[in-house]
Context: one part of a larger RNA
RNA sequence: UGACGGGGGCCCGCACAAGCGGUGGAGCAUGUGGUUUAAUUCGACGCAACGCGAAGAACCUUACCUGGAUUUGACAUCCCGAGAAGUCUUUCGAAAGAUAGAUGUGCCCUUCGGGGAACUCGGUGAUAAGUGCUGCAUGGCUGUCGUCAGCUCGUGUCGUGAGAUGUUGGGUUAAGUCCCGCAACGAGCGCAACCCCUAUCUUUAGUUACCAUCAAUUCGGUUGGGGACUCUAGAGAUACUGCCCCGGUUAACGGGGAGGAAGGUGGGGAUGACGUCAAGUCCUCAUGGCCUUUAUGUCCAGGGCUACACACGUGCUACAAUGGGCUGUACAAAGGGUCGCGAUCCCGUGAGGAUGAGCCAAUCCCAUAAAGCAGCUUUAAGUUCGGAUUGGAGUCUGCAACUCGACUCCAUGAAGUUGGAAUCGCUAGUAAUCGCGGAUCAGCAUGCCGCGGUGAAUACGUUCCCGGGCCUUGUACA
Numbered sequence: 001u002g003a004c005g006g007g008g009g010c011c012c013g014c015a016c017a018a019g020c021g022g023u024g025g026a027g028c029a030u031g032u033g034g035u036u037u038a039a040u041u042c043g044a045c046g047c048a049a050c051g052c053g054a055a056g057a058a059c060c061u062u063a064c065c066u067g068g069a070u071u072u073g074a075c076a077u078c079c080c081g082a083g084a085a086g087u088c089u090u091u092c093g094a095a096a097g098a099u100a101g102a103u104g105u106g107c108c109c110u111u112c113g114g115g116g117a118a119c120u121c122g123g124u125g126a127u128a129a130g131u132g133c134u135g136c137a138u139g140g141c142u143g144u145c146g147u148c149a150g151c152u153c154g155u156g157u158c159g160u161g162a163g164a165u166g167u168u169g170g171g172u173u174a175a176g177u178c179c180c181g182c183a184a185c186g187a188g189c190g191c192a193a194c195c196c197c198u199a200u201c202u203u204u205a206g207u208u209a210c211c212a213u214c215a216a217u218u219c220g221g222u223u224g225g226g227g228a229c230u231c232u233a234g235a236g237a238u239a240c241u242g243c244c245c246c247g248g249u250u251a252a253c254g255g256g257g258a259g260g261a262a263g264g265u266g267g268g269g270a271u272g273a274c275g276u277c278a279a280g281u282c283c284u285c286a287u288g289g290c291c292u293u294u295a296u297g298u299c300c301a302g303g304g305c306u307a308c309a310c311a312c313g314u315g316c317u318a319c320a321a322u323g324g325g326c327u328g329u330a331c332a333a334a335g336g337g338u339c340g341c342g343a344u345c346c347c348g349u350g351a352g353g354a355u356g357a358g359c360c361a362a363u364c365c366c367a368u369a370a371a372g373c374a375g376c377u378u379u380a381a382g383u384u385c386g387g388a389u390u391g392g393a394g395u396c397u398g399c400a401a402c403u404c405g406a407c408u409c410c411a412u413g414a415a416g417u418u419g420g421a422a423u424c425g426c427u428a429g430u431a432a433u434c435g436c437g438g439a440u441c442a443g444c445a446u447g448c449c450g451c452g453g454u455g456a457a458u459a460c461g462u463u464c465c466c467g468g469g470c471c472u473u474g475u476a477c478a
Stems, first nucleotide, its partner, number of pairs: 001478002003475003007472007015462002019426005026317008034308002042053002064303007073127001077126002079123005086103004091098002107116003129292002132290003138286002140281003143277001145275001150189006156165003169180003195269004200237007210226002214224003240263001243257005319419001323378007335366003340359002346353002385416001390411007432454007
């Protein structure tokens, strides 16, 4: 100087407390361990691994296994020889591939012999190739402490020195934020602000959006028209403790008030200092070293990654009446669409099929939002709750749904009556609850990323648990 303490002081955080809803019990989905297996590819392991890499494992993916093939190679550059490229067919085969034949002559230059470019086949070796090993050889990227308020430097001063001072102290703040003081004076990386979205207003513009006034009307902003309103998207304005009162050291600042759409960082996002964990990743990529080179490379078919006594994590659906069922009826936002979204009409109980209008989209489509509201029914039951499982019949995608897809209809109708010890999230348009969209994607979503609808309760307080910051103290630790 640090680190540590079941030492002290001050302070903060959904850390506790106060509340609301869960997990832990059930069924299923999904990940992991274990076991099994020819293989169940690999990585990730307290927080910070376990709906994680994977924003899509039937084939492909695919790295694994079994079997069949191949060796200058699936891919790149160079050299030699032959042939344009290509197209079609025979036999064997699961395919890859092997085998035999037919057809075909282009472009540029030409001294008409041939040469060149591109592509294909054969050959030789240089070399290719490796999701093989080492993340404890590395770059890059990422997680985490933590959006915590810290981490340092120059000069000066003090100390023999390691170092100290500044950065400590008194206040204050979300903040090393600011003020005052001080052997310090300044400065840098962080904080804050500058950036984006959102909340209010003005202005510009007015189609595909809008419709107050005026006409027409097939009653649909549909047509004429309008530029007001909504909205869209450009440019601006607005918030600064600016004003008032009180407290405070005449300070920083704090409390209250006015005005205001918004008030003291308005709400949200992006933004992550010096460093820590030899944290994670050689399977994104790059890369040192090592290893393989008729195989640890490459191609193909089938299988596996989907197994199942069990254990754990994360979720979904429930156990019901604030509910279930049926009928009627209302209101979103944000997205996506040409290898696409697909209206209308017809067929089908339905998944869907047939037809194919419109739309490269503020125009058309996906697209009925659902919870809600109104009415009827159900009456406490393993039920008109719950939907697992199983049987049958189908639809769609796709070369192909057996291993192993999603969905529909009929039948079946399991566990489950609110969950032990324990444990998680959340402080406001939040929790809870309700539906909608998107990426990936042929098909496949209870996951992920977004969107809006309805919309709470509680916070006395900081003694305690956990994590963190500053000062101080002890130490046989570094």
Predicted 3D model of a 478-nucleotide part of an RNA (small-subunit ribosomal RNA, 3' major domain) from a metagenome.
It matches the Rfam family "Bacterial small subunit ribosomal RNA".
The RNAcentral record of the full RNA draws on SILVA.